[in-house]
Molecule: Glycine riboswitch aptamer
Organism: Ornithinibacillus gellani
């Protein structure tokens, strides 16, 4: 000087799944809903967190996800969200 992997920071796209049922208490008060707590059933996977194939290995073992698990999380809106785009820091492979 060209500025990759990588980390970090703001911004901006981001999906699935019941605004369920019953009860409780608050507001209102003729009723009713919405948010809260609780119990019960259904579900969703893309915060987290777990489990495995191939391979290497005598064996133990290691060992990857967007797959499987639903423990956590989430199921009207908000938040939140894996990955993703700009930007900018730092970095310095390659030429």
């Nucleotide at each position: 000087a060209u500025g990759a992997a990588u980390a970090c920071a703001a911004g901006g796209g981001g999906a699935g799944a019941g605004c369920u049922u019953a009860c409780c208490a608050u507001a209102u008060u003729c009723a009713u809903c919405a948010a809260g707590g609780u119990a019960a059933c259904g579900c969703c996977g893309a915060a987290g967190g777990a489990g495995c194939a191939a391979a290497c290995g005598a064996a133990a073992g290691u060992g990857a996800a967007u797959c499987u698990c639903u423990c956590a999380g989430g199921c009207a809106a908000a938040a939140a969200g894996a990955c993703u785009c700009u930007u900018g820091u730092a970095g310095g492979a390659c030429g």